Overview: Predicted 3D model of a 76-nucleotide RNA (transfer RNA) from Gordonia malaquae NBRC 108250. Taxonomically the source falls in Gordonia malaquae (Bacteria, Bacillati, Actinomycetota, Actinomycetes).
[in-house]
RNA sequence: GCCUCCGUAGCUCAGGGGAUAGAGCAGCGGCCUUCUAAUCCGCCGGUCAUAGGUUCGAAUCCUAUCGGGGGCACCC
Numbered sequence: 001g002c003c004u005c006c007g008u009a010g011c012u013c014a015g016g017g018g019a020u021a022g023a024g025c026a027g028c029g030g031c032c033u034u035c036u037a038a039u040c041c042g043c044c045g046g047u048c049a050u051a052g053g054u055u056c057g058a059a060u061c062c063u064a065u066c067g068g069g070g071g072c073a074c075c076c
Stems, first nucleotide, its partner, number of pairs: 001072007010025004018056001027043004049065005
């Protein structure tokens, strides 16, 4: 340099044109307990990597850029 996959909550991920963007774990509060843990209930937490485009409407489709994983190639 080329190809390919990925980027969504603190972490692991779902969602692939129309919703208030979700789950589990973590965190906080409550319940319970002599206390702690576990269980259960509730809450918090998101510029959906960035920019532009398409569309009535984009996390979702297209383009570019950035970052990460994998493969190939070149030079030495």
It matches the Rfam family "tRNA". Gene Ontology term of the family: triplet codon-amino acid adaptor activity. RNAcentral holds the sequence, with entries from ENA. Model confidence (mean pLDDT): 81 of 100.